Background: Model confidence (mean pLDDT): 82 of 100. This is a predicted structure of a 75-nucleotide RNA (transfer RNA) from a Myxococcota bacterium.
[in-house]
RNA sequence: GGCCCUUUAGUCUAUCGGUCAGGACACAAGACUCUCAAUCUUGGGAGACGGGUUCGAUUCCCGUAAGGGCCACCA
Numbered sequence: 001g002g003c004c005c006u007u008u009a010g011u012c013u014a015u016c017g018g019u020c021a022g023g024a025c026a027c028a029a030g031a032c033u034c035u036c037a038a039u040c041u042u043g044g045g046a047g048a049c050g051g052g053u054u055c056g057a058u059u060c061c062c063g064u065a066a067g068g069g070c071c072a073c074c075a
Base pairs, nucleotide, nucleotide: 001071002070003069004068005067006066007065010025011024012023013022018055027043028042029041030040031039048064049063050062051061052060
């Protein structure tokens, strides 16, 4: 330098064009308890960034960024 893959919350993950973007852990509040832990209930929080296509984009296309893989070049 060329090609390919990945990017969703603090972490892990579901969602192949119309979902309130779902779940687990974590976090906060409450219940329980003499207290803590455990358990139960409730709550808040997410589509890397920018553009395009579309009535509608996390999903399709382009670019950028980050991470990973393969190949090539130089030394």
It matches the Rfam family "tRNA". Rfam links the family to the GO term triplet codon-amino acid adaptor activity.